[in-house]
Context: one part of a larger RNA
């Protein structure tokens, strides 16, 4: 002198940009933070429309008709009974909805730094020792069939969470057969290499698959028109190859401690067998005794590691907050399931605290997600809006979900930038310090007179953040096709904004709404007077205070910073 995630202590206009639980990885009321396809599948419900039937109403017309008649006709009652309404039933369409089965996705994103000095990490390699859903580009294929289960419906048990029994039903669920290459594997012959690498031939085994939505009628089939035919997208199997992601090795670097000197029995190596996506004592069995260490083995202590931030002329020394890669870890601690991938924050089992319901028989939870809240602390924010935007999942598609994201909210926490008037004004007013009583200062400071009008306050006008997607028309391509057709172009045309009536702009008001902390003895820029008297008190050193203290406290003046200013505390 810079610095900070910073606290404190006076103060305190405004914006733009960041940024904010560093402590108790203490405990947590509440809501939300992971769904989503009905164009995989039965089933349910619920609107509409039809069609066919019940029940109640309803009464056109039609017959009969006591009685009355002007003899034309009129009429209480009485029989069939059209249309219409109301509620139900059934079947069929056609829109919506969803509890369940099935698929994806939930391993992504988001938090946290506890543990960990280690291949965790950085860097540079290696895999001839692997894996890869979805994506993209190339080949080929997608024939049969059978059984079951939730949902459902019937009974049962429990206070509850929940459960069990019997019937029974569907698929892109499950299973079985079949057929397969450039897949696996085994034998055999070779070529090439750098160990299981590419590559050829031969024989032999094992392994596949799912349909859904729309058109159409050229080709089959019943011959009208559909369809198990045809064709478009999406999906599905097996195979190469590509991206992208990821597992494992290695060589180097990586705190303090020798008042830690020895350390190690799966410990070091072989053989075999297993295990794995794969190499390897990864695990096991037998065998041998081996293997680490003063260039610090083993133990103790601290600690996520890095890009990189601070500081410094550099070397260097400190640091690891936001932002971004890796890591590790979700209440402590163990386990495996599912799955391309997890030993899995808001999945399961199990054991331990801990909190909650309970009929005492048993249940339920897990904020180191986004808010809050207790509690510890010197300390650290709104139970906000919104999916407009960029990202993600899932869908054909619309489009649902998305406390990631995007905004707002607090807080001077930090940087920037603006404002707090600007110009003219000497009777150097008046008060105020202060004196040698003449003045001296505060001082153009006021006040007065012109101006202005950012800011503030009203009012008025207003962009961008919108690109996709959707509808329709033209091409292209597939296609038999003039039909389709998000498989690709182009062009029209409705419409979508959480912030927000924001940013900006104009115009009306009126100096109007807005200044303090520190210091003043030296170092250090800035001194007088009161008050006190070794007292109260100051201090970063070095020192002031005992009667004229520029060093305590008040004043006045000065100086320095200024929305800040001073202490603290850290690093350099």
């Nucleotide at each position: 002198g810079a610095g900070u995630g910073a606290a404190c202590g006076c103060u305190g206009g405004c914006g733009g940009c960041g940024u904010g639980g560093a402590u108790u990885a203490g405990g947590c009321a509440u809501g939300c933070a992971a769904g989503u396809c009905g164009a995989g599948c039965g089933a349910u419900c619920a609107u509409u429309a039809c069609a066919c039937u019940g029940a109640u109403u309803g009464g056109a017309u039609a017959c009969c008709g006591a009685c009355c008649u002007u003899c034309g006709g009129g009429a209480a009652g009485g029989u069939a009974g059209a249309a219409g309404a109301u509620c139900g039933g059934u079947g069929u369409a056609a829109c919506g909805a969803u509890a369940g089965c099935g698929g994806c996705a939930a391993a992504c994103c988001g938090g946290u730094g506890a543990g960990u000095a280690a291949c965790a990490c950085g860097u540079g390699g290696g895999u001839g020792a692997c894996c890869u859903a979805c994506c993209g580009c190339g080949a080929g294929g997608a024939a049969g069939g059978a059984g079951a289960u939730a949902g459902c419906u019937g009974c049962g048990c429990g206070a509850a969470a929940g459960c069990g029994c019997a019937g029974g039903u569907a698929a892109u669920a499950c299973c079985c057969u079949a057929u397969a290459u450039u897949a696996u594997c085994c034998u055999c012959a070779g070529u090439u290499c750098g160990c299981g690498g590419a590559u050829u031939g031969a024989g032999g085994a094992u392994g596949a698959a799912a349909g859904a939505c729309g058109g159409c009628c050229u080709c089959u089939a019943c011959u009208u028109g559909u369809a198990a035919g045809c064709u478009g997208u999406c999906a599905c199997c097996u195979u190469g190859u590509g991206a992208g992601g990821g597992g494992c090795c290695c060589g180097c670097g990586u705190c303090c401690u020798a008042u830690c000197a020895g350390g190690u029995a799966g410990u070091u190596g072989g053989u075999g067998a297993g295990g794995u996506a794969a190499c390897g004592g990864c695990c096991c069995a037998c065998c041998a005794a081996g293997c680490c260490a003063a260039a610090g083995a083993c133990g103790g202590g601290u600690a996520g590691c890095u890009g990189g931030c601070g500081u410094a002329a550099g070397a260097g020394c400190g640091u690891g907050a936001c932002c971004a890669g890796c890591c590790a870890c979700a209440u402590c601690g163990g386990g495996a399931c599912u799955g391309a991938g997890a030993c899995a924050c808001u999945g399961c089992c199990c054991g331990g605290a801990c909190u909650c319901c309970u009929a005492c028989g048993g249940g339920a939870g897990g904020c180191u997600g986004c808010a809050g809240u207790c509690g510890a602390g010197a300390a650290u924010c709104u139970u906000u809006c919104u999916c407009a935007a960029u990202g993600g999942a899932c869908g054909a598609a619309a489009g649902u979900c998305u406390g990631a994201a995007g905004a707002u909210g607090c807080g001077a926490c930090g940087c920037c930038g603006c404002g707090u008037g600007g110009g003219g004004g000497a009777u150097g007013a008046a008060g105020g310090u202060u004196u040698u009583c003449g003045g001296a200062u505060u001082g153009u400071a006021a006040a007065c007179c012109c101006c202005u009008u950012u800011u503030g306050u009203u009012g008025a006008g207003g962009a961008g953040g919108a690109a996709u997607g959707c509808u329709c028309u033209g091409g292209a391509g597939c296609g038999a096709a003039u039909a389709g057709u998000g498989u690709c172009c182009a062009g029209a045309g409705a419409g979508a904004g959480a912030c927000u009536g924001u940013a900006c702009u104009c115009a009306a008001u009126g100096a109007a709404u807005a200044a303090g902390c520190c210091a003043c003895g030296g170092c250090u820029a800035a001194c007088u007077c009161c008050g006190u008297g070794c007292c109260a008190g100051c201090a970063g050193c070095c020192g002031c205070g005992g009667u004229a203290a520029u060093a305590c406290g008040g004043a006045g003046g000065u100086g320095g910073c200024g929305a800040g200013c001073g202490u603290u505390a850290c690093u350099c």

Predicted 3D model of a 572-nucleotide part of an RNA (small-subunit ribosomal RNA, 5' domain) from a Candidatus Omnitrophota bacterium. Its mean pLDDT, the model's own confidence on a scale to 100, is 84.